[in-house]
Context: one part of a larger RNA
Molecule: small-subunit ribosomal RNA, central domain
Organism: uncultured bacterium
RNA sequence: UUGGGCGUAAAGGGCGCGUAGGCGGUGCGGUAAGUCUGGUGUGAAAUCUCCGGGCUUAACCCGGAAUCCGCACCAGAAACUGCCGGGCUGGAGUGUGGGAGAGGAGAGUGGAAUUCCCGGUGUAGCGGUGAAAUGCGUAGAUAUCGGGAGGAACACCCGUGGCGAAGGCGGCUCUCUGGACCACGACUGACGCUGAGGCGCGAAAGCUAGGGGAGCAAACAGGAUUAGAUACCCUGGUAGUCCUAGCCCUAAACGAUGAACACAAGGCGUGGCGGGUCUCAACCCUGCUGUGCCGGAGCUAACGCGUUAAGUGUUCCGCCUGGGGAGUACGGUCGCAAGGCUGAAACUC
Numbered sequence: 001u002u003g004g005g006c007g008u009a010a011a012g013g014g015c016g017c018g019u020a021g022g023c024g025g026u027g028c029g030g031u032a033a034g035u036c037u038g039g040u041g042u043g044a045a046a047u048c049u050c051c052g053g054g055c056u057u058a059a060c061c062c063g064g065a066a067u068c069c070g071c072a073c074c075a076g077a078a079a080c081u082g083c084c085g086g087g088c089u090g091g092a093g094u095g096u097g098g099g100a101g102a103g104g105a106g107a108g109u110g111g112a113a114u115u116c117c118c119g120g121u122g123u124a125g126c127g128g129u130g131a132a133a134u135g136c137g138u139a140g141a142u143a144u145c146g147g148g149a150g151g152a153a154c155a156c157c158c159g160u161g162g163c164g165a166a167g168g169c170g171g172c173u174c175u176c177u178g179g180a181c182c183a184c185g186a187c188u189g190a191c192g193c194u195g196a197g198g199c200g201c202g203a204a205a206g207c208u209a210g211g212g213g214a215g216c217a218a219a220c221a222g223g224a225u226u227a228g229a230u231a232c233c234c235u236g237g238u239a240g241u242c243c244u245a246g247c248c249c250u251a252a253a254c255g256a257u258g259a260a261c262a263c264a265a266g267g268c269g270u271g272g273c274g275g276g277u278c279u280c281a282a283c284c285c286u287g288c289u290g291u292g293c294c295g296g297a298g299c300u301a302a303c304g305c306g307u308u309a310a311g312u313g314u315u316c317c318g319c320c321u322g323g324g325g326a327g328u329a330c331g332g333u334c335g336c337a338a339g340g341c342u343g344a345a346a347c348u349c
Base pairs, nucleotide, nucleotide: 004320005319006318007303008302012317014201015200016199017198021194022193023192025088026087028085029084030083031082033081034080035077036076037075038074039073040072041071042070049065050064051063052062053061054060091191092188093187094186095184096183097182098181103177104176105175106174107173108172109171110154115149116148117147118146119145120144121143125136126135162169163168206247207246208245209244210243211242215241216240220236221235222234223233258316259315260314261313262312263311266294267293268292269291270290271289272288273287274286275285276284298305299304322349323348324347331342332341333340334339
């Protein structure tokens, strides 16, 4: 290994591109490496197993058979795999024509609101809480009207709606740009799937340098609460949150469900595109594609999953092997650092 698993029990890599490798549609011809058949040689003897025999028996000994699961060579078979040749179009891709979308990047721009500043009106409170106090206010606050500055975020539309590989993406306009989908079925002719390493992307927080700073707000200060209150509540408030460039590389990075393909009852909704009916208005019927709910068979320890599978199969990758020790130590490697990745053992239950 034969012969287990990974939604929630331990276990799917955060996501993509892709190298090696593994695997790979359909028909024909060839080949004969794998595969299969036969033969030859070899596979020492002893031992082991079976049969028979000899010591009074056994151990032991003798004879025979079997075995030595293998290797080499020769001859043959050609279904399958491989290899070679030349085909096919259903997989994959290209083309043409369409429409949908918060997909990405850059530049510009709009209104509401908060805060601050200036001016007007106006006067004693405002604010805050369970109740208060700290705080703000007669140097005129709060409220209200007008003007200005600045930063950040985009109400309604907004929808188990959409887009993206994931992280994620939401005012409007322009420029550049990626992908998916539908129709046609013109072109290429297996060009495919997966993917150890590798490369790239990767929320928030954090780091470096320079800017910016309205609101919010770790730390911090004060006021309360309390037995205490290094908290929850309140008043303030700095990093940070924002931008540019460069790092960091983690997450309940979740559908806690890897990717691809095929097969196998349905019902109801919704986004995109097409066809039909109707004569382009909708409704209705229907095809493809996406996204949800319910549910059959089947699966499941149960919960539940159920054509978007956790069903039935195939291919490839990742991962698990009792709890603690421990995602620690040591070593290596990456990082400016914080730390990341890789990752034990003693001991103990």